[in-house]
């Protein structure tokens, strides 16, 4: 070359009738404490890989490219 798998907040992930973007730990803030560790509360963060098609509507179907990953040659 070719097959398959993955790509979603800082990171680790979830996300099936196609219509709401989420957990975790991690940051900001307030509070408890004498601090500290912690523990609770309340926030901030996101072009869903990239461009294209299907639909009234796409993270979710398609179709090309990229990126990592694995297998064959």
């Nucleotide at each position: 070359g070719g097959g398959c798998c993955u790509g979603u907040g800082g990171c680790g992930c979830a996300g099936u009738u196609g219509g709401g973007a989420g957990c975790g730990c991690g940051c900001g803030u307030g509070a408890a404490u004498g601090g500290c560790a912690u523990u609770c509360a309340c926030g901030a963060g996101g072009u869903c890989g990239u461009c294209g098609g299907u639909u009234c509507g796409a993270u979710c179907c398609c179709g090309a490219c990229c990126a990592g990953g694995u297998c064959c040659a």
A computed fold for a 73-nucleotide RNA from an Acidobacteriota bacterium, annotated as transfer RNA.
Its Rfam family is "tRNA". Rfam's curators write: Transfer RNA (tRNA) molecules are approximately 80 nucleotides in length.